Predicted 3D model of a 349-nucleotide part of an RNA (small-subunit ribosomal RNA, central domain) from Zymomonas mobilis subsp. francensis. RNAcentral holds the full RNA, with entries from ENA.
Context: one part of a larger RNA
RNA sequence: CUGGGCGUAAAGCGUACGUAGGCGGUUUGAUAAGUCAGGGGUGAAAGCCCAGAGCUCAACUCUGGAACUGCCUUUGAGACUGUCAGACUAGAACAUAGAAGAGGUAAGUGGAAUUCCGAGUGUAGAGGUGAAAUUCGUAGAUAUUCGGAAGAACACCAGUGGCGAAGGCGACUUACUGGUCUAUAGUUGACGCUGAGGUACGAAAGCGUGGGUAGCAAACAGGAUUAGAUACCCUGGUAGUCCACGCCGUAAACGAUGAUAACUAGCUGUCCGGGUACAUGGUAUCUGGGUGGCGGAGCUAACGCAUUAAGUUAUCCGCCUGGGGAGUACGGUCGCAAGAUUAAAACUC
Numbered sequence: 001c002u003g004g005g006c007g008u009a010a011a012g013c014g015u016a017c018g019u020a021g022g023c024g025g026u027u028u029g030a031u032a033a034g035u036c037a038g039g040g041g042u043g044a045a046a047g048c049c050c051a052g053a054g055c056u057c058a059a060c061u062c063u064g065g066a067a068c069u070g071c072c073u074u075u076g077a078g079a080c081u082g083u084c085a086g087a088c089u090a091g092a093a094c095a096u097a098g099a100a101g102a103g104g105u106a107a108g109u110g111g112a113a114u115u116c117c118g119a120g121u122g123u124a125g126a127g128g129u130g131a132a133a134u135u136c137g138u139a140g141a142u143a144u145u146c147g148g149a150a151g152a153a154c155a156c157c158a159g160u161g162g163c164g165a166a167g168g169c170g171a172c173u174u175a176c177u178g179g180u181c182u183a184u185a186g187u188u189g190a191c192g193c194u195g196a197g198g199u200a201c202g203a204a205a206g207c208g209u210g211g212g213u214a215g216c217a218a219a220c221a222g223g224a225u226u227a228g229a230u231a232c233c234c235u236g237g238u239a240g241u242c243c244a245c246g247c248c249g250u251a252a253a254c255g256a257u258g259a260u261a262a263c264u265a266g267c268u269g270u271c272c273g274g275g276u277a278c279a280u281g282g283u284a285u286c287u288g289g290g291u292g293g294c295g296g297a298g299c300u301a302a303c304g305c306a307u308u309a310a311g312u313u314a315u316c317c318g319c320c321u322g323g324g325g326a327g328u329a330c331g332g333u334c335g336c337a338a339g340a341u342u343a344a345a346a347c348u349c
Base pairs, nucleotide, nucleotide: 003321004320005319006318007303008302012317014201015200016199017198021194022193023192025088026087027086028085029084030083031082033081034080035077036076037075038074039073040072041071042070049065050064051063052062053061054060091191092188093187094186095184096183097182098181099180103177104176105175106174107173108172109171110154114150115149116148117147118146119145120144121143125136126135162169163168206247207246208245209244210243211242215241216240220236221235222234223233258316259315260314261313262312263311266294267293268292269291270290271289272288273287274286275285276284277283278282298305299304322349323348324347331342332341333340334339
């Protein structure tokens, strides 16, 4: 390489869109590129393989055959793939009528809490801990009442509930806006699937410029603990956390499970739709789409998975190939930097 694999042993890109490419529904006719059959030419000799022969045997040599899996040409076949022309509706999209939702962006608004400020009451403590101390307080703290300011987050509702491709999204109102589902079967007529490169989005931390800073809090300082304590505990506290714009592009970015389609027992909960019957404001039942629990066949090394598959198949992409060295060095690309990405070898077991 072939092959075999990728939930947990090495292995699914963080996610989507999409270029090239690969693959592609039913049916009619044509064509004959692929495909299949027959003929012809060529495929040097030697060698390899087979059957014999010659050196006393063998190596070696000689004779004959086979093979040379290929290419060219010609005559046919017309199933399948391709191509061309036509038709269809089961895939896909659109239309119409409804539905649910923390989906996104922007603007505005609200209450509770926290801290600070002002004022009143009030007096010696308050904080904090395993115990303390640092700390705050007679310049009046803590507590309590009223008023004011600021920033950040939205208790209850809240639910293996919902929405989103993923990251993620949770007070309320308005505006703009994306996707999904159901019913009807009206329209188009394969318009589809996947997707190397590419493009976009992408938690937290971090970076740049300018704001903001209540609480929390890396670093840092102090107090404890301890043999020590560069920690765990405590008192403080700066970046940061927040906003705008621009970078970064990584995570146990996890379901450690790529996308799409089809098929293959059931039982049960829940969310969003639709239908039917009885009969009424419910019950039964059927059905579509999500999201959970259990479980059979089957699969699996086992654990387990099990119509939301890790079962049975098909198409396309990505990735793996003993451990360490190493996701490192060098080089390239990207980045302001931090670094990211691509990615070895010597050596060693």